Model confidence (mean pLDDT): 80 of 100. This is a predicted structure of a 93-nucleotide RNA (c-di-GMP-I riboswitch aptamer) from a Hydrogenophilaceae bacterium. It was read from a public genome assembly, where an Rfam model found it. Taxonomically the source falls in Hydrogenophilaceae (Bacteria, Pseudomonadati, Pseudomonadota, Hydrogenophilales).
[in-house]
RNA sequence: UCUGAUUAAGGGCAAACCCGCCGCGAGGCGGGGACGCAAAAUCUCCGGUCUGGGCAACUGGUUCAACCACAUCCAGAUAGCGGGAUCGCCGGA
Numbered sequence: 001u002c003u004g005a006u007u008a009a010g011g012g013c014a015a016a017c018c019c020g021c022c023g024c025g026a027g028g029c030g031g032g033g034a035c036g037c038a039a040a041a042u043c044u045c046c047g048g049u050c051u052g053g054g055c056a057a058c059u060g061g062u063u064c065a066a067c068c069a070c071a072u073c074c075a076g077a078u079a080g081c082g083g084g085a086u087c088g089c090c091g092g093a
Base pairs, nucleotide, nucleotide: 001093002092003091004090012037013036017032018031019030020029021028022027035080041086042085043084045083046082047081048078049077050076051075052074053073054072059069060068061067
């Protein structure tokens, strides 16, 4: 520097669900608990997905006013949805 096929060693993290707390919400934190994970360590830079709010007009649905959906704008969530960046244990070459 590359690599994780095989076998490890020391181990690490912790899905769903339950309890408590925070949040309008997606979701987060702590405890319990393990579905899994060679980066399931850290970071929203890019895309996706999700949530809240705005929206005169346009597009679609409709009962054609309203309403709903989509597009779009703002703010947020997800790092265990991918990509990317950074740091790291052990083994092999």